[in-house]
A computed fold for a 96-nucleotide RNA from a soil metagenome, annotated as SAM riboswitch aptamer (S box leader). Rfam family: SAM riboswitch aptamer (S box leader). Rfam's curators write: The SAM riboswitch is found upstream of a number of genes which code for proteins involved in methionine or cysteine biosynthesis in Gram-positive bacteria.
RNA sequence: CUCAUCCAGAGAGGCUGAGGGACCGACCCUGUGAAGCCUCGGCAACCGCUCCAUGAGCAGGUGCCAAUUUCGGCAGACAUUGGUCUGGGAGAUGAG
Numbered sequence: 001c002u003c004a005u006c007c008a009g010a011g012a013g014g015c016u017g018a019g020g021g022a023c024c025g026a027c028c029c030u031g032u033g034a035a036g037c038c039u040c041g042g043c044a045a046c047c048g049c050u051c052c053a054u055g056a057g058c059a060g061g062u063g064c065c066a067a068u069u070u071c072g073g074c075a076g077a078c079a080u081u082g083g084u085c086u087g088g089g090a091g092a093u094g095a096g
Base pairs, nucleotide, nucleotide: 001096002095003094004093005092006091011040012039013038014037015036019029020028021027023073024072025071026070041065042064043063046061047060048058049057050056051055069090074087075086076085077084078083
């Protein structure tokens, strides 16, 4: 850079000690312990492998394990007390 996916799924322990949810705004999580590191475990989207193959299984590579990518950000349609929907942007992950 290109393509695909992003309303599903899945946490305990140890060390440590104040931040974290990409950015901005909102909102939220957090000393009943954030982030990080280690150990063990789990999930199954992509690659891979197997099979009785519109699917199912395995868990080797990578990824992931609060909240839809937490919601919004830009444009449009509808609605009218501020929301619903569609598309886009940005981001994340995988494959090339």